[in-house]
A computed fold for a 347-nucleotide part of an RNA from an uncultured bacterium, annotated as small-subunit ribosomal RNA, central domain.
Context: one part of a larger RNA
RNA sequence: CUGGGUUUAAAGGGAGCGUAGGUGGCUUUGUAAGUCAGUGGUGAAAUAUUGCGGCUUAACCGCAAAACUGCCAUUGAUACUGCUUAGCUUGAAUCACGUCGAGGUGGAUGGAAUAAUACAUGUAGCGGUGAAAUGCUUAGAUAUGUAUUAGAACACCGAUUGCGAAGGCAGUUCACUAGGCGUGUAUCGACACUGAGGCUCGAAAGCGUGGGGAUCAAACAGGAUUAGAUACCCUGGUAGUCCCACGCCCUAAACGAUGUAAACUCGACAUUAGCGAUAUACUGUUAGUGUCCAAGCGAAAGCGUUAAGUUUACCACCUGGGAAGUACGACCGCAAGGUUGAAACUC
Numbered sequence: 001c002u003g004g005g006u007u008u009a010a011a012g013g014g015a016g017c018g019u020a021g022g023u024g025g026c027u028u029u030g031u032a033a034g035u036c037a038g039u040g041g042u043g044a045a046a047u048a049u050u051g052c053g054g055c056u057u058a059a060c061c062g063c064a065a066a067a068c069u070g071c072c073a074u075u076g077a078u079a080c081u082g083c084u085u086a087g088c089u090u091g092a093a094u095c096a097c098g099u100c101g102a103g104g105u106g107g108a109u110g111g112a113a114u115a116a117u118a119c120a121u122g123u124a125g126c127g128g129u130g131a132a133a134u135g136c137u138u139a140g141a142u143a144u145g146u147a148u149u150a151g152a153a154c155a156c157c158g159a160u161u162g163c164g165a166a167g168g169c170a171g172u173u174c175a176c177u178a179g180g181c182g183u184g185u186a187u188c189g190a191c192a193c194u195g196a197g198g199c200u201c202g203a204a205a206g207c208g209u210g211g212g213g214a215u216c217a218a219a220c221a222g223g224a225u226u227a228g229a230u231a232c233c234c235u236g237g238u239a240g241u242c243c244c245a246c247g248c249c250c251u252a253a254a255c256g257a258u259g260u261a262a263a264c265u266c267g268a269c270a271u272u273a274g275c276g277a278u279a280u281a282c283u284g285u286u287a288g289u290g291u292c293c294a295a296g297c298g299a300a301a302g303c304g305u306u307a308a309g310u311u312u313a314c315c316a317c318c319u320g321g322g323a324a325g326u327a328c329g330a331c332c333g334c335a336a337g338g339u340u341g342a343a344a345c346u347c
Base pairs, nucleotide, nucleotide: 004318005317006316007301008300012315014201015200016199017198021194022193023192025088026087027086030083031082033081034080035077036076037075038074039073040072041071042070049065050064051063052062053061054060091191093187094186095184096183097182098181099180100179103177104176105175106174107173108172109171110154114150115149116148117147118146119145120144121143125136126135162169163168206248207247208246209245210244211243216240220236221235222234223233259314260313261312262311263310264309267292268291269290270289271288272287273286274285275284276283296303297302320347321346322345329340330339331338332337
């Protein structure tokens, strides 16, 4: 290389958009590049293969055949592929009407809780734990009430719900904006799928500058526990958590541990959003979201029209464990570090 694989054994890129490339719906015209058939030329000899022969055999040597699976030229074939001509509508897209949602961005605004401050009532404890102590408190705490301020998060509804490419998205409302789905005797006419590089997005933590800072809380301090306790528990507490402006970082068990797209293959039940009939019981259908199963698949667990079944196209990745996602180099980054990514040696 061929071949075999990638839910859990090694292995699906975190996700999308898209360049090159690869692949590509139905009918038709021409061409004959690929493809197929015939003929001719060439494909040195030796070697290798087969047969026969020569050295007493073998190695070795000689003769012949076949082979050299290729290349070139030429004559044909035209199913398939390519190129080309003319069409088609079912793939894709557009349009109209309707509908859906925590999709996104920006603004405005609401109540509860928490904390702080002020005042009032009131008096000796509060707090915390398995039990305590540190801590707070007669300079009047805790508790209760009123007022004010601040920041962050949105109880109930809430769901096996919904939306989004993924990350993710939840008080209410307004503006802007993206998308899905349904219906159509509308338009267009293969415009498609995938996608190496590339570009964009990408939780949390972290980083830069200036603001903000209620809660919680790495680090840190103290109190406990303990043989010890650099922990688990408790009292505090700084970065951070949050937001704004601008800019980085680019990683996660980024998981459905399951790449994207298309076709096909029994059913049952539940549920979300439409549409059509309505006898307002239900029923049909489209797109999702779930549970259980037939066939089939699977090492099994299990998967099973949301496939891990049966096929096709394209990409990514795997090839014993450790050393190691390390070293070196390169690229990126302010740094932290990231991406790419070995070997010796060892079992």
About this RNA
The RNAcentral record of the full RNA draws on ENA and SILVA.